[in-house]
Background
This is a predicted structure of a 75-nucleotide RNA (transfer RNA) from a Phycisphaerales bacterium. The organism belongs to Phycisphaerales, within Bacteria. The coordinates come from a structure-prediction model, not an experiment, and the mean pLDDT is 81. It matches the Rfam family "tRNA". From the family's description: Transfer RNA (tRNA) molecules are approximately 80 nucleotides in length. It is annotated as a transfer RNA.
Formats: sequence, C1' cells, structure tokens
RNA sequence: GCUGGCAUAGCUCAGCGGUAGAGCGCCACCUUGGUAAGGUGGAGGUCCUGGGUUCAAGCCCCAGUGCCAGCUCCA
Repeated sequence: GCUGGCAUAGCUCAGCGGUAGAGCGCCACCUUGGUAAGGUGGAGGUCCUGGGUUCAAGCCCCAGUGCCAGCUCCA
C1' cells in the first nucleotide's frame, strides 16, 4: 500500500428497510436473620463520523476514522 471483517445501553452481544433489544451491571421496592440469593418495576442509547438512495435507513451505496485479520514489492 491492497483486500476482508468489525464499530448498537457502563460491559458482552442480538437485531440486517418500517415503534431500538437481551444478559450482566446500576437504582427502587418486595422477600430474607441479612447490604447475599430470589422476585417485580425502572433509569440508561448522536445505533463510529459525513454524504447519498428511499415515502421510510443500525439495516442499502460512497467517502472518512478506529480496531482486528490476511496479502503484495525490491536485493
């Protein structure tokens, strides 16, 4: 330098055109001998950035940025 993959809640990850989700963690309440375990409810997200396509885009297309993997040249 080239090619491919990945970038979504604090963490690990689903979702692949039409209301953003799960587990863990966090908060409250219930329960309990108990600040454990269990139960119920809740808060929490610029879906990496900028454009484009579409009636509508995490989801498709283009460019960029970051991370990971592979590959190529010279003597």